[in-house]
RNA sequence: AAAACGGAGAGUUUGAUCCUGGCUCAGGAUGAACGCUGGCGGCGUGCUUAACACAUGCAAGUCGAACGAACCUUCGGGUUAGUGGCGGACGGGUGAGUAACGCGUGAGAAUCUGCCCUCAGGAGGGGAAUAACAGUUGGAAACGACUGCUAAUGCCCCAUAUGCCGAAAGGUGAAACGAAUUUCGCCUGGGGAUGAGCUCGCGUCUGAUUAGCUUGUUGGUGGGGUAACAGCCUACCAAGGCUUCGAUCAGUAGCUGGUCUGAGAGGACGAUCAGCCACACUGGGACUGAGACACGGCCCAGACUCCUACGGGAGGCAGCAGUGGGGAAUCUUGGACAAUGGGGGCAACCCUGAUCCAGCCAUGCCGCGUGAGUGAAGAAGGCCUUCGGGUUGUAAAACUCUUUCAACGGUGAAGAUAAUGACUGUAGCCGUAGAAGAAGCCCCGGCUAACUCCGUGCCAGCAGCCGCGGUAAUACGGAGGGGGCUAGCGUUGUUCGGAAUUACUGGGCGUAAAGCGCACGUAGGCGGAUCAGUCAGUCAGGGGUGAAAUCCCGGAGCUCAACUCCGGAACUGCCCUUGAUACUGCUUUUCUUGAGUUCUGGAGAGGUGAGUGGAAUUCCGAGUGUAGAGGUGGAAUUCGUAGAUAUUCGGAGGAACACCAGUGGCGAAGGCGGCUCACUGGCCAGACACUGACGCUGAGGUGCGAAAGCGUGGGGAGCAAACAGGAUUAGAUACCCUGGUAGUCCACUGCUGUAAACGAUGAAUGCCAGAUGUCGGGCAGUUCGCUGUUCGGUGUCGCACCUAACGGAUUAAGCAUUCCGCCUGGGGAGUACGGCCGCAAGGCUAAAACUCAAAGGAAUUGACGGGGGCCCGCACAAGCGGUGGAGCAUGUGGUUUAAUUCGAUGCAACGCGAAGAACCUUACCUGCCCUUGACAUCCUCGGAAUCCCCCGGAGACGGGGGAGUGCCCUUCGGGGCCCGGGUGACAGGUGCUGCAUGGCUGUCGUCAGCUCGUGUCGUGAGAUGUUGGGUUAAGUCCCGCAACGAGCGCAACCCACGUUUUUAGUUGCCAGCAUUCAGUUGGGCACUCUAAAGAGACUGCCGGUGACAAACCGGAGGAAGGUGUGGACGACGUCAAGUCAUCAUGCCCCUUACGCCUUGGGCUACACACGUACUACAAUGCUGCGGACAAAGAGUAGCGAUCUUGCGAAAGUUAGCUAAUCUCGUAAACCGUGGCUCAGUUCAGAUCGUAGGCUGCAACUCGCCUACGUGAAGGAGGAAUCGCUAGUAAUCGCAGGUCAGCAUACUGCGGUGAAUACGUUCCCGGGCCUUGUACACACCGCCCGUCACACCAUGGAAGUUGGCCAUGCCCGAAGUCGUUACUCUAACCUUUUGGAAGAGGGUGCCGAAGGCAGGGCUAAUGACUGGGGUGAAGUCGUAACAAGGUAGCCGUAGCGGAAGCUGCGGCUGGAUCACCUCCUAA
Repeated sequence: AAAACGGAGAGUUUGAUCCUGGCUCAGGAUGAACGCUGGCGGCGUGCUUAACACAUGCAAGUCGAACGAACCUUCGGGUUAGUGGCGGACGGGUGAGUAACGCGUGAGAAUCUGCCCUCAGGAGGGGAAUAACAGUUGGAAACGACUGCUAAUGCCCCAUAUGCCGAAAGGUGAAACGAAUUUCGCCUGGGGAUGAGCUCGCGUCUGAUUAGCUUGUUGGUGGGGUAACAGCCUACCAAGGCUUCGAUCAGUAGCUGGUCUGAGAGGACGAUCAGCCACACUGGGACUGAGACACGGCCCAGACUCCUACGGGAGGCAGCAGUGGGGAAUCUUGGACAAUGGGGGCAACCCUGAUCCAGCCAUGCCGCGUGAGUGAAGAAGGCCUUCGGGUUGUAAAACUCUUUCAACGGUGAAGAUAAUGACUGUAGCCGUAGAAGAAGCCCCGGCUAACUCCGUGCCAGCAGCCGCGGUAAUACGGAGGGGGCUAGCGUUGUUCGGAAUUACUGGGCGUAAAGCGCACGUAGGCGGAUCAGUCAGUCAGGGGUGAAAUCCCGGAGCUCAACUCCGGAACUGCCCUUGAUACUGCUUUUCUUGAGUUCUGGAGAGGUGAGUGGAAUUCCGAGUGUAGAGGUGGAAUUCGUAGAUAUUCGGAGGAACACCAGUGGCGAAGGCGGCUCACUGGCCAGACACUGACGCUGAGGUGCGAAAGCGUGGGGAGCAAACAGGAUUAGAUACCCUGGUAGUCCACUGCUGUAAACGAUGAAUGCCAGAUGUCGGGCAGUUCGCUGUUCGGUGUCGCACCUAACGGAUUAAGCAUUCCGCCUGGGGAGUACGGCCGCAAGGCUAAAACUCAAAGGAAUUGACGGGGGCCCGCACAAGCGGUGGAGCAUGUGGUUUAAUUCGAUGCAACGCGAAGAACCUUACCUGCCCUUGACAUCCUCGGAAUCCCCCGGAGACGGGGGAGUGCCCUUCGGGGCCCGGGUGACAGGUGCUGCAUGGCUGUCGUCAGCUCGUGUCGUGAGAUGUUGGGUUAAGUCCCGCAACGAGCGCAACCCACGUUUUUAGUUGCCAGCAUUCAGUUGGGCACUCUAAAGAGACUGCCGGUGACAAACCGGAGGAAGGUGUGGACGACGUCAAGUCAUCAUGCCCCUUACGCCUUGGGCUACACACGUACUACAAUGCUGCGGACAAAGAGUAGCGAUCUUGCGAAAGUUAGCUAAUCUCGUAAACCGUGGCUCAGUUCAGAUCGUAGGCUGCAACUCGCCUACGUGAAGGAGGAAUCGCUAGUAAUCGCAGGUCAGCAUACUGCGGUGAAUACGUUCCCGGGCCUUGUACACACCGCCCGUCACACCAUGGAAGUUGGCCAUGCCCGAAGUCGUUACUCUAACCUUUUGGAAGAGGGUGCCGAAGGCAGGGCUAAUGACUGGGGUGAAGUCGUAACAAGGUAGCCGUAGCGGAAGCUGCGGCUGGAUCACCUCCUAA
């Protein structure tokens, strides 16, 4: 000099956000334990549980220099039991008890103190015993008994006195000539030191579900007692003492220095070390002593153990080791007194499980090592792989070094001042050999550093929290790799931290948990201005104390460190003292602004009592009057011909007070409403005067306190829980209806004492922009309309500021102060138990076990609503035609089957994949075959390929024979094409997974939406833009606007059709000319048509409406008019939508089969159900005959004319055509005419029979067509349901694709050709805005309660069994004290008799254990019982969330399987519509 160095967060509630709030993690620590592993050393630590029980050994002895005696003797002496002295009250152990002056800290007075120090004085004279010992004797033993002898530093007496007592007189009162050469001792007194006892202030855990406790209790007096004060004890007297500042009781606990943690304040702990206390088998007691009520002493009682000869005895490890037991768990029956210390002794010395050392244990802290350098073919092996490689990895090997530690050999301290070393041949040092003997554990989804493969398949398992695992798991198990720490590493337990999550530092309470329902008021807390005093708080200086160790700083010693030592600082505290006096307190003086009083006025549903009024309902009487009334969504129950309802008059009775009436008034709150009177509380304004801080808050306490409810007695019109009936319904213990009882009303200053008792906002005071409405009063001005200003109330908007946001905002949720109440995750639960209150119902107070990782607030985006507004769509309505009934076709379900292959399944599967299953297709089934394979590539051998025939077989296939010998390239070796044999790599799979995928598709939906950049707003999710006013088919356009722009969609651009122009006319066309049977031919290209390029339509023009806009309405012109019509075109996305069987593809699976070939069969089945079509039921028809008009297509393995045959389907024959040329090819409905005449028919055509045709290897299962015959159901289709808005519906035919053949299907084409739309209330779907939400898998959502089952904890309970505590009584050990008439007795006195005194015995009080009795508290258990919690797929309903389909909720009462329903009062934390009021803007 320094001793000041210090504060991090993360995960998890949601679709996302902000907040609140809990849970969890990362850090440190440990007397620890467990799992895996383990080289060395140093220093520490080591029964936290049973204060459980203990075998064995040791842990307190010593002195012969106190004494006698015995024994031994080298005669020097030594040893020993006993008497005696000192020490066994220290040291060592433990923490059971104790909530206490026990401990800590600081004071104090009424005390004692052996050994030690110091001072003063003294030690004179006597005496009597007794152990040992000897003898006798009892007992198993332990241990005694009697007689006799003896000593002392043992005991006794006298004397003496500085002492003590006493006011004094006086009284009392000691010793060891013991030892010696010497240091030693003895007695008395004074002082000191040390140690101990006692008293007091302050501090010292939890519970009030412990609120009253106390009789020696509190005090006094007398007496006793102690070392000492004292109710410490006793007698009497008084009635006190403690306590909400927590007594008493219960639970827990040794206290402290300190230890751990923390930034600190705090919190937790109290091992080791140190101080104090308490205890020593359990309980009681004293003795001895300076000191004990005594761990290794005594007595008694009890439990336990041991010995015993059964008569009696012995014992106490919570000393050191050790044993058993308990337990997750804690060591050697070691060495030494060498050191440090203790006891005894003059000393030598003895004793010392204190101590010093060693042993065991990774139990902790610290240190060291397990090698170092070089080394790329980046070896091998492992693992992964996109098969290229990557990684393990300079890692290894190999080469060159080193030797710490350990090992071996040698040497060898300090600890010891002269001697003495257990540790110990230890530490250290030297040498030798050799990389030699020495690495594991945990983790790798996020938090949290570190990733891949395989296995497994909601299994096995993991998990601290969130959470992983259901076939591609970085989360389980293994492996490779990686990360972390390292002789350790993980796990578990506990504790502090993080946690500002109990908030003193440092939190909150409108809606998240949280303001008592309201007031009055006690204690307490806080308190206006001013003068002075005081100095308690406060501040400053000084002194004492705050043990040491620890922590911190500086140094030092072990090689370093841990560890140890030295010095300092610190110990934030307490006490004493000196000062300061601003503030607070206390005392005092004064003041008026807080508060109050007085006077004059004022407003008011403030309260209580009495009286009184009208309207209405109901009932009663009477009149009129007749068949209904009433009630509902619609009905019924109900009333009414015995006269209702309606209407008129009269009467009775009870309850409530329309209009006025108003975010108006009053009141503390609950609450208060006709009018009048009486009594009465509070408030406001103004004014002078008065009192002089009298104030604010308010734990307990007291009072008031809606509705419901209770008691007693009245009253009872209406309404109306319960109840009854009628409806509704699946049910309806409800909603609706008809009735209806408690109750609602009054009295008892009766009881209850709760509500969403709300502004979800405690009371009081001060301060901090305004604007505007309203109620009550005052003042000023006034044009009497009003204006300005001021005080008090009551509203709205709004700035600063606050808030998580919503919002609050002078009536604060702002800024401050004071006081009270309350909160600390959700559930369990405002429940149980206990207590208090109540007649009861119940209220107040108020937990825990257990369980979850959330519960919650505000706001956001969506979705949804049996919410609202606007708008659209063949969505409804208006129409036309169908389906649903019949027959048949076809698809599906189901059933059947050897197989009836597979897929598609609400809309958006079902004439769908399939644009065409006899074989093939074909994937299915049966049987028979093949195994490098029907197909691809590579290798090898042989051969061209190929074609034809025969045999067996159902065929695949097998066997045999014949014909045939190639082409290309060539470096002449050979290679390739093609076929066959062989080998293995591989092929193959319509096997699985569309929930691993690509691609494609459907759907919402051709709906008008979906987004982005920048900016702005918001803490943020997000919002704005995109909303608003108009308009549109449209987010189409215009205007406005904190937005400005942009993108994907819309529209347009594309195709077809509608008009026209130009160009071009063959195969097309024909006006005019010629010609023909015929545009057949010549000719022509005007027209039609063909097919290429253009034009045309843009709200362009006019009028009106509109905002001078966009646009709309009407009109003109035009072929076409407001997107002209139709198509193609499908935003961001949704449905884990569909497809692994079109194709592609990951993973898995099969490989003489799940592959391949083949025969036959099946996909075509058939009690049935559904979808989609066709044909009909007939006269707007059917049928015979005759006649007319298309478009669009197709065709060479094809379309096929003509001609011939056949009734016909067709057959034969061939022309033409690769197509504006030829062919399919006569279009049909239609028109004309004949028949039919309303019937199962001349309708309809199913079914069946026969005979044929066609395709095809093949029509049996199983094709189509034709002819003849047969002639079913069906007479217009129930509930329900579909399509369509114009060239559409309806109806008619034609063509094409598929295809050998097969079309009622599908895709196209044209012909004929309607009706209706008032309109948007309703159904369905959709768009935009807004609102509510407990939904977000998004209403097919969420979610409540009973019941049933399983498990868990818990309450009650007849009781049962323990523990603890106090009380009363009984008994009463040991023992102190008191007493004693009995017995005994050496010292002294008397005198031989006694006395004093003592001992024993007896007895009295107290008194432990024990017994009896009734209590209190507490724990365990208990048949049965109550609710609670938890649990993938149970039952019943649907209560809540949307207006949740009866708005919900709170209190209360009744009722009901259950959620719940209903009555009464209250709240908005209710949607929607309308009205009123207020505010803002115009």